Record summary
c-di-GMP-I riboswitch aptamer from a Woeseiaceae bacterium, 83 nucleotides, folded computationally. It matches the Rfam family "c-di-GMP-I riboswitch aptamer". Rfam describes the family as follows. GEMM was predicted in a large-scale screen for bacterial structured RNA regulatory elements. The sequence was found by an Rfam model in a public genome assembly.
């Protein structure tokens, strides 16, 4: 200068399940609850994906101003160390 960068510690968060309650619904939110996550922090900006009240169309379809950040991207922030 350049390459590699774990073991750790002190933590966080919280899947499916259940109760409540909101919601058309997807789903959220909070108690339990603990698959699991080194950004499972925050953001709906791109894409995916769900759902369809209302609207359109015919007998069942389509469609998001709705959801989903624990689908991927993208942008903002954060702890410890570094054999």
């Nucleotide at each position: 200068u350049g390459c590699g960068a774990a073991u750790a510690a002190g933590g966080g968060c919280a899947a499916a399940c259940u109760c409540a309650u909101u919601g058309a619904a997807a789903a959220a939110u909070g108690g339990g609850g603990g698959c699991g996550c080194a950004a499972a922090g925050c953001u709906a900006c791109c894409g995916g994906u769900c759902u369809a009240a209302g609207g359109a169309a015919a007998a069942u379809u389509c469609u998001a101003g709705g959801a989903u950040g624990g689908c991927g991207g993208g942008g903002c922030u954060g702890c410890c160390g570094g054999a």